This is a predicted structure of a 157-nucleotide RNA (Lysine riboswitch aptamer) from a mouse gut metagenome. The coordinates come from a structure-prediction model, not an experiment, and the mean pLDDT is 79. The model forms 100% of the base pairs in the Rfam consensus.

RNA sequence: AGAGGUUGCGUGAAGCAUAAGUAGCCUGCCGGAUGUUCCAGAGACAAAUGAAGGCAGGCGAAAGGGCGGACGCCGAAGGCAGGUGCAGGCUGGCUGUAUCUGCCUGGGCGCAGGGUGAAGAAUCCUGCGACUGUCAUCCGGGACCGGGUGGAGUGCU
Repeated sequence: AGAGGUUGCGUGAAGCAUAAGUAGCCUGCCGGAUGUUCCAGAGACAAAUGAAGGCAGGCGAAAGGGCGGACGCCGAAGGCAGGUGCAGGCUGGCUGUAUCUGCCUGGGCGCAGGGUGAAGAAUCCUGCGACUGUCAUCCGGGACCGGGUGGAGUGCU
């Protein structure tokens, strides 16, 4: 430096679809005492001038995730555990995110179970299955090719 595949990996903004006629807000009625973050505690606030919840009507989002293209690449990248910072009003957990350390995974796909999620989308984890690329080794007279077994990207050419 290059290859694995045109379903290899990842990504900012904008656009599009979904989220969704959902959340939320307003009005009317029922209801009758609690409600305000994912959980707990403390505190503050709202509430009989009517809380939570329910029904009807009206108005009515957004984020994450996805799609196409574009761009960056071939430990591309992803995951697990721990530490630290930030955010979710305070504290603790928990979650998200950034970074550091250690470990695991060659790659994608299908099936089953589980997690996140609005989701039959997508993604993550575990197990199984065949496929594919690469190297080692053995066999076929054998460069190429085919088959068996095995290893891992700090690899291969």